[in-house]
This is a predicted structure of a 1498-nucleotide RNA (small-subunit ribosomal RNA) from an uncultured bacterium. RNAcentral holds the sequence, with entries from ENA and SILVA. Model confidence (mean pLDDT): 85 of 100.

RNA sequence: AGAGUUUGAUCCUGGCUCAGGACGAACGCUGGCGGCGUGCUUAACACAUGCAAGUCGAACGGUGAAGGGGCCUGCUUUUGUGGGUCCUGGAUGAGUGGCGAACGGGUGAGUAACACGUGAGUAACCUGCCCCCUUCUUCUGGAUAACCGCAUGAAAGUGUGGCUAAUACGGGAUAUUCUGGGUCUGUCGCAUGGUGGGCCUGGGAAAGAUUGCGCUUUUUUUGGUGUUUUUGGUGGGGGAUGGGCUCGCGGCCUAUCAGCUUGUUGGUGGGGUGAUGGCCUACCAAGGCGGUGACGGGUAGCCGGCCUGAGAGGGUGGACGGCCACAAGGGGACUGAGAUACGGCCCUUACUCCUACGGGAGGCAGCAGUGGGGAAUAUUGGACAAUGGGGGCAACCCUGAUCCAGCAAUUCUGUGUGCACGAAGAAGGUUUUCGGAUUGUAAAGUGCUUUCAGCAGGGAAGAAGAAAGUGACGGUACCUGCAGAAGAAGCGACGGCUAAAUACGUGCCAGCAGCCGCGGUAAUACGUAUGUCGCAAGCGUUAUCCGGAAUUAUUGGGCAUAAAGGGCAUCUAGGCGGCCAGACAAGUCUGGGGUGAAAACUUGCGGCUCAACCGCAAGCCUGCCCUGGAAACUGCCUGGCUAGAGUGCUGGAGAGGUGGACGGAACUGCACGAGUAGAGGUGAAAUUCGUAGAUAUGUGCAGGAAUGCCGAUGAUGAAGAUAGUUCACUGGACGGCAACUGACGCUGAAGUGCGAAAGCUGGGGGAGCGAACAGGAUUAGAUACCCUGGUAGUCCCAGCCGUAAACGAUGAUUACUGGGUGUGGGCAUGAAGAGUGUCCGUGCCGAAGCAAAUGCGAUAAGUAAUCCGCCUGGGGAGUACGGCCGCAAGGCUGAAACUCAAAGGAAUUGACGGGGACCCGCACAAGCGGUGGAGCAUGUGGUUUAAUUCGACGCAACGCGAGGAACCUUACCAGAUCUUGACAUCCCGCGUAUGCCCGCGAGAGCGGGCAGUGCCUUCGGGAACGUGGAGACAGGUGGUGCAUGGCUGUCGUCAGCUCGUGUCGUGAGAUGUUGGGUUAAGCCCCGCAACGAGCGCAACCCCUUUCGUAUGUUACCAUCAUUAAGUUGGGGACUCAUGCGAUACUGCCUACGAUGAGUAGGAGGAAGGUGGGGAUGACGUCAAGUCAUCAUGCCCCUUAUACGCUGGGCUACACACGUGCUACAAUGGGUAGAACAGAGAGUUGCAAAGCCGUGAGGUGAAGCUAAUCUCAGAAAACUAUUCUUAGUUCGGAUUGUACUCUGCAACUCGAGUACAUGAAGUUGGAAUCGCUAGUAAUCGCGAAUCAGCAAUGUCGCGGUGAAUACGUUCUCGGGUCUUGUACACACCGCCCGUCACACCACGAGAGUUGGUUGCACCUGAAGUAGCAGGCCUAACCGUAAGGAGGGAUGCUCCGAGGGUGUGAUUAGCGAUUGGGGUGAAGUCGUAACAAGGUAACC
Repeated sequence: AGAGUUUGAUCCUGGCUCAGGACGAACGCUGGCGGCGUGCUUAACACAUGCAAGUCGAACGGUGAAGGGGCCUGCUUUUGUGGGUCCUGGAUGAGUGGCGAACGGGUGAGUAACACGUGAGUAACCUGCCCCCUUCUUCUGGAUAACCGCAUGAAAGUGUGGCUAAUACGGGAUAUUCUGGGUCUGUCGCAUGGUGGGCCUGGGAAAGAUUGCGCUUUUUUUGGUGUUUUUGGUGGGGGAUGGGCUCGCGGCCUAUCAGCUUGUUGGUGGGGUGAUGGCCUACCAAGGCGGUGACGGGUAGCCGGCCUGAGAGGGUGGACGGCCACAAGGGGACUGAGAUACGGCCCUUACUCCUACGGGAGGCAGCAGUGGGGAAUAUUGGACAAUGGGGGCAACCCUGAUCCAGCAAUUCUGUGUGCACGAAGAAGGUUUUCGGAUUGUAAAGUGCUUUCAGCAGGGAAGAAGAAAGUGACGGUACCUGCAGAAGAAGCGACGGCUAAAUACGUGCCAGCAGCCGCGGUAAUACGUAUGUCGCAAGCGUUAUCCGGAAUUAUUGGGCAUAAAGGGCAUCUAGGCGGCCAGACAAGUCUGGGGUGAAAACUUGCGGCUCAACCGCAAGCCUGCCCUGGAAACUGCCUGGCUAGAGUGCUGGAGAGGUGGACGGAACUGCACGAGUAGAGGUGAAAUUCGUAGAUAUGUGCAGGAAUGCCGAUGAUGAAGAUAGUUCACUGGACGGCAACUGACGCUGAAGUGCGAAAGCUGGGGGAGCGAACAGGAUUAGAUACCCUGGUAGUCCCAGCCGUAAACGAUGAUUACUGGGUGUGGGCAUGAAGAGUGUCCGUGCCGAAGCAAAUGCGAUAAGUAAUCCGCCUGGGGAGUACGGCCGCAAGGCUGAAACUCAAAGGAAUUGACGGGGACCCGCACAAGCGGUGGAGCAUGUGGUUUAAUUCGACGCAACGCGAGGAACCUUACCAGAUCUUGACAUCCCGCGUAUGCCCGCGAGAGCGGGCAGUGCCUUCGGGAACGUGGAGACAGGUGGUGCAUGGCUGUCGUCAGCUCGUGUCGUGAGAUGUUGGGUUAAGCCCCGCAACGAGCGCAACCCCUUUCGUAUGUUACCAUCAUUAAGUUGGGGACUCAUGCGAUACUGCCUACGAUGAGUAGGAGGAAGGUGGGGAUGACGUCAAGUCAUCAUGCCCCUUAUACGCUGGGCUACACACGUGCUACAAUGGGUAGAACAGAGAGUUGCAAAGCCGUGAGGUGAAGCUAAUCUCAGAAAACUAUUCUUAGUUCGGAUUGUACUCUGCAACUCGAGUACAUGAAGUUGGAAUCGCUAGUAAUCGCGAAUCAGCAAUGUCGCGGUGAAUACGUUCUCGGGUCUUGUACACACCGCCCGUCACACCACGAGAGUUGGUUGCACCUGAAGUAGCAGGCCUAACCGUAAGGAGGGAUGCUCCGAGGGUGUGAUUAGCGAUUGGGGUGAAGUCGUAACAAGGUAACC
């Protein structure tokens, strides 16, 4: 510090996710030792048991233990021991009294508050114990508990009678610098006021105990008294400490909480308090708070700190420390220095327990512990040794505070599980291309060490000012010795991010996953193994927080198109604000002071062996307060200025606004005239109108709406918007002048006004147009598009609504920053209809700059400033609920649950378009002939079957693989066999090989027989072959063409496809390759930020057409001879054959063109513009075809899915389709005659002549290994004749009979012949195919395969031999450029909505159940305060009566709680209902994306 993820790719925007750190954690797997910390985050849920606050006998009355001594006595051997009694002693249950119990400890429920933090104030206050100073400590009285009785109760306890003490209680005296009142006076303070002094007059204290030594009283006990010690008590002053109260500032969410408040705000009097104060009360006034967020709701203890972060920030408040609050829920006071009191009291409520049912008791959020809840959190431990606390003079007692120990890998930290050598690179594992590689110096082995754990011995510090004593931890830390490598390693990951890969298993299953995503038979992603990587006594996962995230942006973001400028204006608060001068000092800057607790943090040093941990010092604590100073800037105040702003005068421009008046054209209606059969409408029609006279036409009248031309990129207005002419009223802007004011300005939350269209209310109006509606069409449907009608509405008046893609998708204002070119208005200059300058508008192009790009560019999206509005992923949703507005429609404000990993912007390359332009092709058109109808052949589908083997499926499967299924082929089926195999290699044994024969069997096969002695040799044997055996293996037309190679089809013989360098662009990419011509062509020319090159095109190759030349046999024959015959001699001329050459190049001419490329025409030529044909197929596309040609990975079978055999099947047959043949006839059929080819094939072959047969054929054998012989007769054509339009002398299917040939064998299932039979069919619906010249059409011939043949197929060969092409509108396909795109699996794309089904969350909902809370009323505990007749009453007064005072009791105010009623709010449930989201291939349509087929959208 970044990375992954939207796309085919790119740049951006933007979300999601990851890597880091942290934790009071939990869970999974694993676990050696030690140290320091930490440990109920949930139920402030309920609690058994024990302990956690007592102490003082030096306050008191009592009780009077142990011990000691004396005497008596029992026992005992003695030390001794038991009992009784006296003295001493001093302990102490309970009680009175004092102090403490308000600390310490726990918890975080409540609390949004002066609760907390920080800084001030208190002149408005208190403060026990402690410290200092000072005064006094005097006189006296009456009770009471304990105790002893009685009574009562189950108990808790209580009542009553009697006795008694005090440092308990009461009264009196005295007393100051105490205190109340009055008065005079000094001094200080910002105010209230503080602080002194004098005088007068009231009020106000106390307690003793104890040590030592005396004296004294009494029979003793006891008491009294003097002095002394220590310690108490009282008043006053001061200090310290701790608190109370008040104030400034600071720190949560929510406006879908906007108004709140009646003790409320203030005053006066009174009360109350330690003290200020509406704290309380009576009266008076009507205030107080709030957009700087009151009031309400939700949440929350606050802070030092802690985590994170570069910081600013964000999160958090567990341990430790400070403060606060609470003590089962609620209320209350008492005592006290202090409480409204955790281990006190009273009341109420809930709960638990005891009970004799009458009544009582209790409060672990103290330490342990239990139950419960929960993912989850410990021992009913030890000690007061230390630190600290309470009491006490002290000894001492108490102390679950504390110090320690126990449990937990819960955090942090330390340390170990060994070290060195050791290659045969062992074995084993894994993998393999079988060679090896890896685990791996790892192990074994050799040597060494002993931390930790273990055992044994020693053994602290922690303990003090001196002496002594005192240690829970603990026989702990630590030291020493002993033994032995001995007892001690796991967890996660390994597709990318992210370090680390292979094998097997699985087969969209099981599963993984933080995101992207893996898994459908070769998974580096699942599971396992091996290996590797990372960390390590831990490692992973999960939850949460910060970071990365500049993704809430102060530091540090944005708003034309990505989310985002309010529809526009005006104005309030607020924010911001021109020039000069002076003054002040609030902001600001600076010096000093106070405070900012400690701990923490940082740095340095130090202590535990190190570290964690701990200590010391410094820094830090970024803040607040006080105080001195400065005066530039901001601010406040004062004075001035004119450049901003405004006023004035003057001038012209304008669809600016409002109201009125007046036009012309068009339209419709009505009337009349004239006129006749149609009109209207459409893609085509129909509905409709018209013989009752329409449409078209003329004249007149009426009505309403809109204002042609001018007219524009023009003008005006804030926006919406504004258009005939004219009149009246009226707003604003602009130019010129420089007289006036003197900052009066800018922006603008809230508020207010304006605001298209549609819509609403009332009243008018209504020509045209025209939602709804009706009809006609279209259509599969057509609730649409088209047509005919047509109501609201559109228009006017008055009033609502308040929204639009209200757009420049661009807030307002101000300043600054190159130019060019138009246009509207004004001014200046000028002779100007030119030009120049200037101001205000309105357009275009563009510098710099900006921007993701597109683009913007003085009218900014540039550079700056001020203010406002708005945004923070997509969907849900501008929805729900609530509120406000509206008559309604609806508007404004405006969420969440849930869900996705994207959604989006700009640009790029393609592809596509029922987009455009250009071009090509038998693509259409123009023609010729077919197919589709019939019969048959053949292939396919389907069906059938034991099997009908398999493959091929739009073009580009279907006379295709197959160029030839009776057996074989053959892969299929049935049956019957076989198992190292039909075939290959290796090993062993035997045998030559081989040929022939016999039996059984359907055959495979089984059994038997005969003949047979080969080749090489180093004489051992070997090679080939056959046979038997064992196992390695063979074998598979089994699967996967979606694992592959190779081959092939197709687009397409279409003209395209790319690269290097350069240039442009952030980039994908572009350029080149586009453009203008031209071509069959990316062929060529010209131009050009391109210049070149490659694969394709063309050419080079083959055939054909012409010629030359060479050679002439088996070919040829002009001349010569010869024959039946080129038969033979001969010839080398010709044809022909085979070689080698030549020729054609737009070369020549004319025209066009740019003088080019080239095109058109012509000449010559056998051939003319690639002459014709073939071979040749760019980058790529279709997961195209083929595992059954072959090859091949993986998987599968292995007495079978292999091999051999017989028979059957591939030839089936209601049917459908493709491709063909033959026809339907006279351009024909039949008969007869008589011509002319080319290219092939042939020795297992072609086979002549001759003879036989009607014929297929038979016989026969000449010739031929082929320019020699044979197949072999070409046919159509031609000549002649017949048939005469008919199901025929057309057509030949089908069937019968008899034959021929091939073959082991023609039944299933061959072909052919003869005779007989003589079906459909009379030119073929929709639709569709081929062909542009030696082509179509038509005619025959040959070959491959092959024993034969289902061949009408295929591949070749020649014969005869046409028609037509205006042209590119349309159909199909293709190419180039351009345009749009929401497509990129690329239109066979994408995608919307209803419906149906499943699941999920949410809204509404008759209601219903809870929580919280307001208001009203009723009731009202405890208790304070007040009041009170009667009653009771020790201290004081009084001789007494009685009084003062007190008590109980009652009443009043307040009052927790309860009750009733009525609201608000919040949560749960709810039949039903509404939309939403998600879901695999459901249904219906096709709305959007292309002109998306009616442009889309608001």